[in-house]
Molecule: transfer RNA
Organism: Acidimicrobiales bacterium
RNA sequence: GGGCCGCUAGCUCAUCUGGUAGAGCAAAAGACUUUUAAUCUUUUGGUGCGGGGUUCGAGCCCCCGGCGGCCCA
Numbered sequence: 001g002g003g004c005c006g007c008u009a010g011c012u013c014a015u016c017u018g019g020u021a022g023a024g025c026a027a028a029a030g031a032c033u034u035u036u037a038a039u040c041u042u043u044u045g046g047u048g049c050g051g052g053g054u055u056c057g058a059g060c061c062c063c064c065g066g067c068g069g070c071c072c073a
Base pairs, nucleotide, nucleotide: 001072002071003070004069005068006067007066010025011024012023013022019056027043028042029041030040031039049065050064051063052062053061
């Protein structure tokens, strides 16, 4: 220098051809227990890496940039 992949909740990751985002773990509350732990229930939590564009509508499509990884030279 060229190519490819990834970036979504505190963490690990889903979201199958565009229709207003979810799971597990963690956290908080409750139940149970003498108490803790475990278990069960509920709840909270995301301007989806940044900016721009297309569209009635973008996590998803297009462009530029950033960060991380892999390959080639």